[in-house]
Context: one part of a larger RNA
RNA sequence: GAUUGAACGCUGGCGGCAUGGCUAAAACAUGCAAGUCGAACGAUCCCUUCGGGGAGAGUGGCGAAAGGGCGAGGAAUAGAAUCGAACGUACCCCAAGGUGGGGGAUAGCUUCUGGAAACGGAAGGUAAUACCCCAUGUGCUCUACGGAGGAAAGGUUUACCGCCUCGGGAGCGGCGAUUCUCCUAUCAGGUAGUUGGUGAGGUAACGGCUCACCAAGCCGAAGACGGGUAGCGGGUGUGAGAGCAUGACCCGCCGCAUCGGGACUGAGACACUGCCCGGACUCCUACGGGAGGCUGCAGUAACGAAUCUUCCGCAAUGGGCGAAAGCCUGACGGAGCAAUGCCGCGUGUGGGAUGAAGCAUCUUCGAUGUGUAAACCACUGUCAGGGUCUAGGAAUACUGACCAGACCCAGAGGAAGGGCCGGCUAAUUCCGUGCCAGCAGCCGCGGUAAUACGGAAGGCCCGAGCGUUAAUC
Numbered sequence: 001g002a003u004u005g006a007a008c009g010c011u012g013g014c015g016g017c018a019u020g021g022c023u024a025a026a027a028c029a030u031g032c033a034a035g036u037c038g039a040a041c042g043a044u045c046c047c048u049u050c051g052g053g054g055a056g057a058g059u060g061g062c063g064a065a066a067g068g069g070c071g072a073g074g075a076a077u078a079g080a081a082u083c084g085a086a087c088g089u090a091c092c093c094c095a096a097g098g099u100g101g102g103g104g105a106u107a108g109c110u111u112c113u114g115g116a117a118a119c120g121g122a123a124g125g126u127a128a129u130a131c132c133c134c135a136u137g138u139g140c141u142c143u144a145c146g147g148a149g150g151a152a153a154g155g156u157u158u159a160c161c162g163c164c165u166c167g168g169g170a171g172c173g174g175c176g177a178u179u180c181u182c183c184u185a186u187c188a189g190g191u192a193g194u195u196g197g198u199g200a201g202g203u204a205a206c207g208g209c210u211c212a213c214c215a216a217g218c219c220g221a222a223g224a225c226g227g228g229u230a231g232c233g234g235g236u237g238u239g240a241g242a243g244c245a246u247g248a249c250c251c252g253c254c255g256c257a258u259c260g261g262g263a264c265u266g267a268g269a270c271a272c273u274g275c276c277c278g279g280a281c282u283c284c285u286a287c288g289g290g291a292g293g294c295u296g297c298a299g300u301a302a303c304g305a306a307u308c309u310u311c312c313g314c315a316a317u318g319g320g321c322g323a324a325a326g327c328c329u330g331a332c333g334g335a336g337c338a339a340u341g342c343c344g345c346g347u348g349u350g351g352g353a354u355g356a357a358g359c360a361u362c363u364u365c366g367a368u369g370u371g372u373a374a375a376c377c378a379c380u381g382u383c384a385g386g387g388u389c390u391a392g393g394a395a396u397a398c399u400g401a402c403c404a405g406a407c408c409c410a411g412a413g414g415a416a417g418g419g420c421c422g423g424c425u426a427a428u429u430c431c432g433u434g435c436c437a438g439c440a441g442c443c444g445c446g447g448u449a450a451u452a453c454g455g456a457a458g459g460c461c462c463g464a465g466c467g468u469u470a471a472u473c
Stems, first nucleotide, its partner, number of pairs: 001473004006469005013345006019338002021303001027300002030298003035062003040059002044055004069256003078181007087173003092169003096165004100134004109124006140149003154161002182228003189219003194216008231253004235246004258279005281292004309335001311334003317331001318329004348379004358370005383414001385409006392403002417462005422443003428457005438445002
């Protein structure tokens, strides 16, 4: 000098765009953050112009594995770059073929009944795009090549939407290799599923991934093993560059969801607002037993130098469901708060010398400085204030939470401070103090004439900011 997710002190007019719990991955009151489909299904209720329309539980489908948050763990099972082969894929696109026949349940519901509650139990009975069986087999799977196995679902406004099998695609994902990725040798040896093989199991898939047997390997001063620290990258800061430091916001990847473990469902999870078990904690209880998880958005309390509203809207963009109308969406779009940062604008403009008063100084009874500064005269109308209207954000109709634009009114009014003035370093005098009180980034000032302390006048530098502290180059 540049920079910051900054904090603190003094001060503070407006707007735009950003940013805003860096500490306790410690604990959380309350509300909301994932639903949707009646064009899959039966029963029920309401309205009815008897055509039909509507509603909320339940079964069923799709979604809930996304979006959103955080960085605890992790030094390699991660990330980056470049390659690779033994894989999966719901929804979407393209192509081929099919969609025949039958059956038994069950929730809801009714009756009875247990429990304080959470939640159940028994009997009866009902539907489906829920479940099961038979048939068929373009293709598909297995095969000893003889053969064997194996599917479907309908709805409706008759225009379509679906369903099944298989092939291809796109996008997405799983897996492997090489190289690179912090400190420590006051960590030197480490390793028995360890290293490899055969066979088997398992997986979507390769593989000690797992297991049986066999062999004794494998890694290591080019740092194994251990300890510490840390999410990684695109990037960001600085610097002429090399480099050094860093990883807030935004994007990609990884990991996590009170702590630890486990599987279920599913195309996909070992699943933040799913399930089970154990621990800690909090809450309810009739003491028998139950309920919960803000590292979502707001918000509370705690911690801390320190970080915001329990706001508005689905109008836009995007996502889920639906044939659609639409519904849901704390994603998102906006508004609010904070000079936290960057940028822009303003706090007037022109004239005006009795060089007023006041204050300060001096060569002191007059000068000099503040200073065209003020008063005074003439003007302007940015911003803020009040009113009227409507281009645009809206995609050719509909639709604006919020923003924005145009015109008019009034009227200089409501809007300047902070640091510094010994040298570095731009800017000096007087008074007070007297090694005291104090200053200080370094050198150093102060012990009676202090340009260095404190006040004043004047000046210098920045300016809605200015300084200080911390941190990086």